[in-house]
């Protein structure tokens, strides 16, 4: 140096053009309980790695750059 494939809530993790960004863990508030755990109910993403573009609309598609792999050379 060249090709691919990722970057999304505190973690993991789906969503590949229009919905309020699912779902799991965790947090935090509240039912219950003698206190508690379990369990249920409700909150937790103005920024989807950062810019620029296309489009009536982009997390999603173009460019570029930044970070993380796996190959080649």
């Nucleotide at each position: 140096g060249g090709u691919c494939c990722g970057g999304u809530g505190g973690c993991g993790a789906a969503g590949u053009g229009g919905c309020u960004a699912a779902c799991g863990c965790g947090g935090c508030g509240g039912u219950c309980u003698g206190c508690a755990a379990a369990a249920c109910c409700g909150c937790u993403a103005u920024u989807c790695a950062g810019g620029g573009g296309u489009u009536c609309g982009a997390a999603u598609c173009c460019c570029c750059u930044c970070c993380g792999g796996a190959c080649c050379u």